The prediction has a mean pLDDT of 86.
A computed fold for a 108-nucleotide RNA from Halobacillus karajensis, annotated as SAM riboswitch aptamer (S box leader).
Rfam family: SAM riboswitch aptamer (S box leader). Rfam's curators write: The SAM riboswitch is found upstream of a number of genes which code for proteins involved in methionine or cysteine biosynthesis in Gram-positive bacteria.

RNA sequence: UUCUUAUCAAGAGAAGUGGAGGAACUGGUCCUGUGAAGCUUCAGCAACCACCAACGUCAGUUGGCCGGUGCUAAUUCCAGCAAGUGGUAAACACUUGAAAGAUAAGAA
Numbered sequence: 001u002u003c004u005u006a007u008c009a010a011g012a013g014a015a016g017u018g019g020a021g022g023a024a025c026u027g028g029u030c031c032u033g034u035g036a037a038g039c040u041u042c043a044g045c046a047a048c049c050a051c052c053a054a055c056g057u058c059a060g061u062u063g064g065c066c067g068g069u070g071c072u073a074a075u076u077c078c079a080g081c082a083a084g085u086g087g088u089a090a091a092c093a094c095u096u097g098a099a100a101g102a103u104a105a106g107a108a
Stems, first nucleotide, its partner, number of pairs: 001108008013042005021031003025080004043072003048068002051064005076100001081097006
């Protein structure tokens, strides 16, 4: 980097450093000198993997969590493609499914 599978409406931030950008992309809309990104430290959330316990013939279910990741503004911030519903229609609103993205585990 690619492929497969699962999840994405919940949850959880302070300090130091740094200096202007950030929220993947595009449009919107937001955040940001009352200090962005990045980096460091400490803290927290969660429970994908591992591990532990109980139940179970197995498959598995439930609970825990010291380890490996991950995460800690806004639903993946909203929409981007397709179908449908409402609307005479346009605007717009809503529903469903994809696509894209993120994370985990496995594989190449």